Overview: This is a predicted structure of a 72-nucleotide RNA (transfer RNA) from a Pseudomonadota bacterium. The organism belongs to Pseudomonadota, within Bacteria. It was read from a public genome assembly.

[in-house]
RNA sequence: AGGCGCGUAGCUCAGCGGUAGAGCAUCUCCUUGACGUGGAGAGGGUCUGCGGUUCGAUCCCGCACGUGCCUA
Numbered sequence: 001a002g003g004c005g006c007g008u009a010g011c012u013c014a015g016c017g018g019u020a021g022a023g024c025a026u027c028u029c030c031u032u033g034a035c036g037u038g039g040a041g042a043g044g045g046u047c048u049g050c051g052g053u054u055c056g057a058u059c060c061c062g063c064a065c066g067u068g069c070c071u072a
Base pairs, nucleotide, nucleotide: 001071002070003069004068005067006066007065010024011023012022013021018055026042027041028040029039030038048064049063050062051061052060
């Protein structure tokens, strides 16, 4: 320099264009003598940014930025 991926909750990741979810973690309650396990619930997201397409974008397109890999 060129090419290909990835960017969504604290972490690991889902998410056929129609108001965003799971597991783990955190907090509360139940259970226990206590801890843990188990059960019930709650909080936590400007979906990397800016434009474009669309009635409508996490999703499609472009450009940036970050990150990983490949080629030179």